[in-house]
Model confidence (mean pLDDT): 81 of 100. A computed fold for a 1176-nucleotide part of an RNA from an archaeon, annotated as large-subunit ribosomal RNA, half B. Its Rfam family is "Archaeal large subunit ribosomal RNA". Rfam 15.1 lists 2,955 matches to the family in 1,139 species. It was read from a public genome assembly.
Context: one part of a larger RNA
């Protein structure tokens, strides 16, 4: 010093984030008990009181002994037990030791016992019983599993699964447009598998048709996921707004609570707790961003929960102090581990990758030990978890791609058989078929010149109809067609087809239904049954469950932007290139004429004339280098033109060749250009000119797919058709040389990076601080006592930026607390000047850093803001000084809640509540104590170069003095004296504390037959000497010399004046002496004295000590121990005699007396009895 204890005057939470932490309290036992309340509690509420020993009594219980022959009873001897009564008595204290709740009283959350991150989080988080809702009728739900099969169940809706909510008490608003769930429903969409077509045949394929769930519609569900607005306006002071009016919704937040675990502003307003409250409570409420089973609002209990407050306690603190054990320290003995480039005696300044033991300047420094203290060593640990990066990764989410299981739908197979609609194909009979025109209801085609007494036109019944006909039978008894006319089409009469409607008979499909033999269940009996299960095909659905993805620049990343393709200028620096999240505009296009090619002409603007006619319409004449025009950004360009106008056309052509930009290392794409070359064309009298635009933006690879009367090729005997290549057009990728792609991690992982961010440092100083300069304004007048606009000019690295230059193989961050030193831009005290300075009390200013600069309230705070003091409560630096020095309240992990946003999964410089602070110092440094070596002998006195110190600062009362000064209120000073406060030095007489020497009481237990008298980690408890100690005592200034601002003298340059230029004198807590300490190792290593002696080892030691040193003493001794006497500390020792409440006796706490006794002492004086011998 550290752990673990003990104990502290006086003051009581002043201490801290915060009573952490330690006191206090406790047991029994009796009285006594408040509020709330769920009536059960709260409740040991809270408070008060007793409590030991001995003595007698009467009793309670059990059990014994005696009398009795036994049994009951009752007496009667013991011993045990229990609760009392009455008296004695002790000591500071009687649950005396161990054991053993501090109480109350507000709020918040969580209803309670309970679970829970074994290893940092025990809680508000989970879970409860109560409440809800969903599914599930058993071959059923939920689950587990590839299946078989198994749990829930050998239960059965008073059951059981899955979800919300959270005891109880009042209660639980509105919205169904979104998303989810249920139901419903069809001329909608919709797959296979079916059915037509097409595919030269068969297929594949492709295409219509038909359809299930399913989408869509329609409804319904919120104790389903969820949601629940805004403007203006308005009553007779003001406010305020019952009301109104308006846009809007799916619906506008109802009760109720509300500054809150939700409130940013916020330390909200009031009130109340307190001397002061960012707290706390109780109102208010304009609620950033409360609100109803994502439960709302109370609640009585309950909590190692969170937050206030009283009392009583206290070393928590003012303010440290002293003991105790153990570590630590010494000696010997055993003996790791991390760590370790090299040297290494630093300090201060520079300098430098901008933060040096090593470099350059000064200045320090002999060597080596031991104990400590942590300033360095950007000091050990650990390839930074914070940031960024990574075409790294893992988990999680979802309406991110992309799938898979599960589930549902339809279909086929396993798969039989009957019966009924209903509909389909063929087939058999048979009706019917109406545009006009045309005498008519002309199906179509073909034959066809006849058909007809085997009845024609007519006419008429039943039946039928589109109401106009058709029409068996029947009357009737000869016409009916060609021809003619209308008409695509021409009728008599055969004969084929066609579509519609009926029918016969045969298949086919759909929906229902019956059977039983597959098949299924059951041990059977029997149920169920072509369904089910199972399997292939195909729709739907589908984070259950997988694989991935989730740019890029960037003054960090992240929002934000495009500076991601291209084009103009500027920057750019007279070649060329040339960069930024420089500056300035623009482009993802127009146009079949705005193109070619010839010719003509000149334009904007302005004079002057000229009907309507004007400033401006048209016109004439003139001036007219460009002042217009040139689709479209700007630059450039342009005048018989590249503008304008007019003619005629279409070169805005095809193929090819070689180059050039693109592309300044080389290679290299689209994409732009330039020239030749064939071919054809267009225009001009022609030379010629024309492969689009006056000229630089106006854009896009491979695979693929279309189109193409383009072209090769394959299959064939040919031809057709198919397939493959090539070549042309279009079709895109704008993250623009071109992946098909959403987010979350605070549960996080890996590589890497000071290529890049937060801290701190470096550099800058916009901001910030503080000067100077100038002097408007104000000051009655007057710039300068005093204020100091609008400006300019600077200094300062204590603000907050900017920079990214060291540090990501690690420099611990915010604030407090400890301790130190520095600056002055000086708050105080000290010396001055000016005042709008009578005095006093102040304002401003100059010199000066030696001291001082503080308590307390809320709040993590630093600030900041408050109370009550002071002479004054000044401002800053030192890695925002100090974590290998505390602490850990803030920040900033993991766990949990609130309000926001988010579909979600989680996020928030928004609240909130929890939440591990490692180590043995190697070397430098400090702080101490030893040691050797030089200084040429030893010892002992000395000297002081040199260095520290604040050793003292300030304050109040008094005297001066009711004086100076002042009209009066009012009211100093030089100079003494007292004291107080804070600092320093030393001491313990006094007063406190301590005090594990010592003394006495004293419980409980052991030893012993008792007593006496010890042990039980001082068992408690009362005093307590020395010692150490503060809270106690003493001490703690003059002055001398140089000076600062400032005063002056004498004095000139400047015949005067002037404190100064030569010289001189004053002037301040400051500086240097006086005053205390260190100090021959001060290398210039120092002087003097004395002298053969000294010094150590060894014993006794203590006024001294970690070890070593230092001191005393060693027989010529009082050094240590025992002994005596003194003085102090306790408080009256055993023994023994006597008394003692009582009791019949015995016996009996206890008292007195012998006794100011015993016992004891680190102190003082004596005294050699022991021991300091011998000796090296």
């Nucleotide at each position: 010093u550290g752990c673990u204890g003990u104990u502290a005057a006086g003051g009581g939470a002043a201490u801290u984030c915060g009573g952490c932490a330690a006191u206090c309290u406790a047991g029994u036992c009796g009285c006594g008990u408040a509020u709330c309340u769920u009536c059960g509690g709260u409740a040991u509420a809270a408070g008060c009181g007793a409590u030991g020993c001995c003595u007698a009594c009467a009793a309670u219980u059990g059990u014994u002994u005696u009398u009795g022959a036994a049994a009951u009873a009752u007496a009667u001897u013991g011993c045990a037990u229990u609760a009392g009564u009455a008296g004695g008595u002790u000591a500071c204290a009687a649950u005396a030791a161990c054991a053993a709740g501090g109480a109350c009283u507000g709020c918040c959350c969580g209803a309670c016992u309970g679970u829970u991150u074994a290893u940092c989080a025990a809680a508000a988080a989970c879970g409860u019983a109560g409440c809800c809702a969903a599914c599930u009728g058993c071959u059923g739900u939920u689950c587990u599993g590839a299946a078989a099969a198994g749990a829930u169940u050998u239960g059965u809706a008073u059951a059981g699964u899955u979800g919300g909510u959270g005891a109880g008490a009042c209660c639980u608003g509105c919205c169904c447009a979104g998303u989810g769930g249920u139901g419903g429903u069809g001329u909608c969409u919709a797959a296979a598998a079916c059915u037509c077509u097409g595919g030269u045949u068969c297929a594949a394929c492709a295409g219509a048709g038909c359809u299930a769930a399913g989408g869509c519609c329609c409804a319904u569900u919120a104790a389903a996921c969820g949601g629940c607005g805004g403007g203006c306006c308005u009553a007779a002071c003001u406010u305020u707004g019952a009301g109104g009016c308006u846009c809007u919704u799916a619906a506008g937040g109802u009760a109720g609570c509300g500054u809150a675990a939700u409130a940013c502003c916020u330390u909200g307003u009031c009130a109340u707790c307190u001397g002061a409250a960012u707290g706390g409570u109780g109102a208010c409420u304009u609620g950033c961003a409360u609100g109803a089973a994502u439960g709302g609002u109370u609640u009585a209990a309950u909590g190692a929960g969170g937050u206030g407050g009283u009392c009583g306690c206290u070393g928590u603190c003012c303010c440290u102090a002293a003991c105790a054990g153990c570590a630590a320290g010494c000696u010997u003995c055993c003996g790791a581990a991390a760590a370790u480039u090299u040297c290494a005696u630093c300090c201060u300044g520079g300098u430098g990758a901008a933060g040096g033991g090593a470099c350059c300047a000064g200045g320090g420094a002999c060597g080596u030990c031991u104990a400590g203290u942590g300033g360095g060593a950007a000091g050990c640990u650990a390839a930074g978890a914070c940031c960024u990066u990574g075409u790294a990764g893992a988990c999680c989410u979802u309406u991110a791609c992309u799938g898979c299981a599960a589930c549902u739908u339809g279909u086929u197979g396993u798969u039989g058989u009957g019966c009924u609609u209903u509909u389909u194909u063929g087939u058999u009979a048979a009706a019917u078929a109406c545009a006009u025109a045309g005498a008519g209801u002309a199906a179509g085609u073909a034959g066809g010149a006849g058909a007809g007494a085997u009845g024609a036109a007519g006419c008429c019944u039943a039946g039928u109809u589109u109401c106009g006909g058709c029409g068996a039978a029947g009357c009737g008894g000869a016409u009916c067609a060609c021809c003619a006319a209308u008409g695509u089409a021409a009728c008599a009469c055969u004969a084929c087809u066609u579509a519609u409607u009926u029918u016969u008979c045969a298949g086919g499909a759909a929906a229902g239904u019956u059977c039983u033999a597959a098949c299924u269940c059951g041990u059977a009996a029997g149920a169920g049954g072509a369904c089910a299960c199972c399997a292939g095909c195909a729709g739907g659905c589908g984070g259950g469950c997988a694989g991935u993805u989730u740019g890029g620049c960037u003054g960090g990343g992240g929002u934000g932007g495009c500076a991601c393709c291209c084009g103009g200028u500027a920057g750019a620096a007279a070649a060329g290139a040339u960069a930024u999240c420089u500056a300035u505009c623009g482009g993802g296009c127009u146009c079949a004429a705005u193109g070619g090619u010839a010719a003509a002409c000149u334009c904007a603007u302005c004079u002057u004339g000229g009907u309507u006619g004007g400033a401006a319409a048209c016109u004439a004449a003139g001036a007219g280098c460009a002042g217009a025009a040139u689709g479209u950004a700007g630059a450039g360009g342009u005048a018989a033109a590249a503008g304008u106008u007019u003619g005629c056309c279409u070169g805005a052509c095809u193929g090819u060749a070689c180059g050039u930009u693109g592309a300044a290392a080389a290679c290299a794409a689209a994409a732009a250009u330039g020239u030749g070359c064939a071919g054809g064309u267009g225009u001009g009298a022609a030379a010629g000119c024309a492969g689009g635009a006056c000229u630089c933006a106006g854009c896009g690879a491979c695979c693929g797919g279309u189109u193409g009367u383009a072209g090769c090729u394959u299959u064939u005997u040919a031809g057709u058709g198919g397939g493959g290549c090539u070549c042309a057009a279009c079709u895109g990728u704008g993250a623009c040389a071109g992946a098909a792609a959403a987010g979350g991690u605070a549960c996080c992982u890996c590589a890497a990076g000071g290529a890049u961010a937060a801290c701190a440092g470096g550099c800058u100083u916009g901001u910030c601080g503080c000067g100077c300069u100038c002097g408007a304004u104000a000051g009655u007048c007057c710039a300068u006592a005093u204020u100091g606009a609008c400006a300019g000019c600077g200094c300062g690295g204590u603000u907050u930026g900017g920079u990214a230059c060291a540090u990501c193989g690690c420099c611990g961050u915010c604030g407090g607390c400890u301790c130190u030193u520095c600056c002055u831009a000086u708050c105080c005290u000290g010396g001055c000047u000016g005042u709008g300075c009578a005095c006093a009390a102040g304002c401003a200013g100059c010199c000066a850093a030696g001291g001082g600069u503080g308590u307390c309230g809320g709040g993590g705070u630093u600030c900041a803001c408050g109370c009550a003091u002071u002479a004054a409560a000044a401002g800053g630096g030192a890695u925002c000084g100090u974590u290998a020095g505390c602490u850990g309240g803030g920040u900033u992990a993991a766990g949990a809640a609130c309000g926001u946003c988010g579909u979600g999964a989680g996020a928030c410089a928004g609240u909130u509540u929890g939440u591990u602070u490692g180590a043995u110092a190697u070397c430098u440094a400090c702080u101490a104590g030893a040691u050797g070596u030089g200084u040429u002998a030893u010892u002992g006195u000395c000297u002081g170069a040199g260095u520290g110190g604040a050793a003292c600062a300030a304050a109040u009362c008094u005297c001066u003095a009711g004086u100076a000064c002042g009209a009066g209120a009012g009211g100093a000073a030089c100079g003494g004296g007292a004291u107080u406060u804070g600092g320093a030095a030393g001491c313990c007489u006094c007063u406190g504390g301590u005090c594990u020497a010592g003394c006495a009481g004293u419980u409980g237990u052991c030893c012993u037959a008792a007593c006496a008298g010890g042990g039980c980690a001082g068992g408690c408890u009362g005093c307590g000497c020395a010692g150490c100690u503060a809270c106690g005592c003493u001490u703690u200034g003059a002055c001398u010399g140089a000076u600062a601002a400032g005063g002056g003298c004498u004095g000139a340059a400047a015949g005067c004046a002037u404190c100064u230029a030569a010289g001189c004198u004053c002037g301040a807590a400051g500086c240097a002496g006086u005053c205390c300490g260190c100090g021959a190792a001060a290398a210039u290593a120092g002087a003097c004295a004395a002298u053969a002696a000294a010094g150590g080892c060894c014993a006794u030691c203590a006024a001294a000590g970690a070890a070593g040193a230092u001191g005393a003493u060693g027989u010529u001794g009082a050094u240590a121990g025992a002994g005596a006497u003194g003085g102090g500390g306790u408080g009256u020792a055993a023994g023994u005699a006597u008394g003692a409440a009582g009791g019949c006796a015995a016996c009996g706490a206890c008292a007195u007396a012998u006794u100011c006794a015993g016992c004891c002492c680190g102190c003082a004086u004596c005294u050699a009895c022991u021991a300091a011998a011998a000796g090296c």